Record summary: Model confidence (mean pLDDT): 76 of 100. A computed fold for a 394-nucleotide RNA from Rhodovarius sp., annotated as Bacterial RNase P class A.
RNA sequence: CCAAGCGGCUGGAUGACCGCUGGCCCGCGGCAGGCCCGCGGGCUGGAGGAAAGUCCGGGCUCCACGGAAGGGCGGUGCCGGCUAACGGCCGGCGGGGCGGGCAACCGCCCUAGGGAAAGUGCCACAGAGAGCAGACCGCCUGCGCCGCGACGCAGGCAAGGGUGAAAGGGUGCGGUAAGAGCGCACCGCGCGACGGGCAACCGAAGCGGCAGGGUAAACCCCACCGGGAGCAAGGCCGAAUAGGGGCGGCAGCGCCAUCAGGCGCAGGGGUCCUUCCGCCCCGCCGCCCGGGUUGGCCGCAUGAGGCGCGCCGCAAGACGCGCCCCAGAGGAAUGGUCAUCCAGGCGGCCGUCAGGCCGCUGGACAGAACCCGGCUUACAGGCCGCUUGGCGCC
Numbered sequence: 001c002c003a004a005g006c007g008g009c010u011g012g013a014u015g016a017c018c019g020c021u022g023g024c025c026c027g028c029g030g031c032a033g034g035c036c037c038g039c040g041g042g043c044u045g046g047a048g049g050a051a052a053g054u055c056c057g058g059g060c061u062c063c064a065c066g067g068a069a070g071g072g073c074g075g076u077g078c079c080g081g082c083u084a085a086c087g088g089c090c091g092g093c094g095g096g097g098c099g100g101g102c103a104a105c106c107g108c109c110c111u112a113g114g115g116a117a118a119g120u121g122c123c124a125c126a127g128a129g130a131g132c133a134g135a136c137c138g139c140c141u142g143c144g145c146c147g148c149g150a151c152g153c154a155g156g157c158a159a160g161g162g163u164g165a166a167a168g169g170g171u172g173c174g175g176u177a178a179g180a181g182c183g184c185a186c187c188g189c190g191c192g193a194c195g196g197g198c199a200a201c202c203g204a205a206g207c208g209g210c211a212g213g214g215u216a217a218a219c220c221c222c223a224c225c226g227g228g229a230g231c232a233a234g235g236c237c238g239a240a241u242a243g244g245g246g247c248g249g250c251a252g253c254g255c256c257a258u259c260a261g262g263c264g265c266a267g268g269g270g271u272c273c274u275u276c277c278g279c280c281c282c283g284c285c286g287c288c289c290g291g292g293u294u295g296g297c298c299g300c301a302u303g304a305g306g307c308g309c310g311c312c313g314c315a316a317g318a319c320g321c322g323c324c325c326c327a328g329a330g331g332a333a334u335g336g337u338c339a340u341c342c343a344g345g346c347g348g349c350c351g352u353c354a355g356g357c358c359g360c361u362g363g364a365c366a367g368a369a370c371c372c373g374g375c376u377u378a379c380a381g382g383c384c385g386c387u388u389g390g391c392g393c394c
Stems, first nucleotide, its partner, number of pairs: 001390010012341007020046011031034001048365001052376002055374005060230004065278007073226005078092005093113001094111007114221002119219002121215003136161002138157007169187006188210001189208003194203003234298004244289007252265005268282003305324006312317001342363001344361007
């Protein structure tokens, strides 16, 4: 210098003119006299890294509130840490891939990674056999048969062949009628005293002839987590969703009361289901009326907030100090034109090959709607860092 991988940052600048919109102020006008409405002017604020998808976690609000046990449903799933929380992030472990190295090992990348030794299900096609393994070809022994071969019968075997994604360790030697962990050596595997580590896990003396095929993004088991709906939440204004009003039907027992009715017990209902407890509220059913959902205001931006410095930590992040206030409205503004410049691209000319000049072109994805933390997806161009490889030079 080039290439690849991984990670991070950025997401045009300045000016003029014409516009849009929140807030504040000023002027004029209106009457329904309010910090109201309309018009004009001035000052000032005015999108993003994803504002997006609405996938996950929260804040906030309502369902009146709280507790215990069980069940159902949904989710998560190596370990430790961070966090308000998370399916997020950081660090590590195990597994896999690539590269370097004789090797030990080192570097980079990926990884939904509990349990298959509780049970059930499934394992297509092929194949003899797919789960209490099996015998198609084959090998061996005996007999039919004096011998050999073929064939048949009886038995032994699982080495070799064949099927398959997968066939109950591998290689070698011994052994045998032929074989076989049948015996042995090495490798693999299982259990594992003990040691290290917070843990996942790592190492490992020794023991075992080899068991327990795969599949849990199949049921399931284990551990942990989870109530539902959502700013069209919800509240206020006004006669005003509230515990309203009317009519009809039904309603156990007791006490008080002349009636109307009141009180207590029982029974039923009250935001996943069941049971239990505390506490609170409501008689139940049907039909109808009314206002509400459309208006105005609040919720609504000071917040798990941003920036800088210090300090602790490998890091995610925590703590301390200082500074700052940073869109908000309603289907909803944040735009357009021109000029100059800055990256980048194309063409031409010049060149002392380092570059210079001129012309044209030229900046993506996208658009707040209660807010926040994540994830995922989209994105022209530019910049930076780390690792690896190649080439050149010292």

It matches the Rfam family "Bacterial RNase P class A". It is annotated as a ribozyme.
NCBI's taxonomy places the organism under Bacteria, Pseudomonadati, Alphaproteobacteria, Roseomonadaceae, Rhodovarius.
The sequence was found by an Rfam model in a public genome assembly.